[in-house]
RNA sequence: GAAGUACUGUAAGCGCCUGAACCUGAAAAGGUUGACGAGGAGGAAGUGUAUCGAAGAUUCGGCGGAUGCUUCCCGGUUUCUGUUUAACCGAUAGCGGUAAUUUAAAAGCCAGAAGUAAUUCUGGUGACAAAGAUUGCCUGAAAACAGUU
Numbered sequence: 001g002a003a004g005u006a007c008u009g010u011a012a013g014c015g016c017c018u019g020a021a022c023c024u025g026a027a028a029a030g031g032u033u034g035a036c037g038a039g040g041a042g043g044a045a046g047u048g049u050a051u052c053g054a055a056g057a058u059u060c061g062g063c064g065g066a067u068g069c070u071u072c073c074c075g076g077u078u079u080c081u082g083u084u085u086a087a088c089c090g091a092u093a094g095c096g097g098u099a100a101u102u103u104a105a106a107a108g109c110c111a112g113a114a115g116u117a118a119u120u121c122u123g124g125u126g127a128c129a130a131a132g133a134u135u136g137c138c139u140g141a142a143a144a145c146a147g148u149u
Base pairs, nucleotide, nucleotide: 014064015063016062017061019060020033021032022031023030024029036053037052038051042073043072044071045070046069047068074090075089076088077087078086080147081146082145083144084143085142096138097137098136099135100134101133102132108125109124110123111122112121113120114119
C1' cells in the first nucleotide's frame, strides 16, 4: 500500500444500473446520463405505482428502500365527570372556512477546473411555486350506563 473479515456510522426525489439514449472505438469492449427543491414519523403487521409544485423534461425504463395507505393496539378531542362504544385525528393529537406567516432549489447567466468526448465538479449571480404546517378569527361534533351539582 492492496485485498479480505468483523464492528460502527450514514440516505429518503434516497441508493443502484442489465433496458434505453449519448460518447470513444475498425471491432470487441469501455465510459457518461439516469429527480430540482418544499413537505412528511405514536407502536406492530400488511401493502407498496406514497404528498406538492418547479424545470420544457431520459426527472424515460428497471431494482431496492422510504416518514404514505389499510387493519389492530395505545393515546388525544367532542357530554359537568368517569367507563364502554362512535367519529375525526397523532403528543402542535375534531372536520371545515378565512387571514397572515413559513429564506424554494435546480434552471438561466458569468467564471474556472477535470476528461479525446459524452459529461462531471467548484465559485459567483440569481428570480419565480404549490401543497402542507403554525398562529389568529369564524363555524363547530355524539350515544348508553353510573355519579355529582
About this RNA
The RNA shown here (glmS glucosamine-6-phosphate activated ribozyme aptamer) has 149 nucleotides and comes from a Clostridia bacterium. Its Rfam family is "glmS glucosamine-6-phosphate activated ribozyme aptamer". From the family's description: This entry contains a glucosamine-6-phosphate activated ribozyme that is found in the mRNA for GlmS. GlmS is an enzyme that uses fructose-6-phosphate and glutamine to generate glucosamine-6-phosphate. The ribozyme catalyses self cleavage of the glmS mRNA that is thought to regulate GlmS activity. It was read from a public genome assembly, where an Rfam model found it.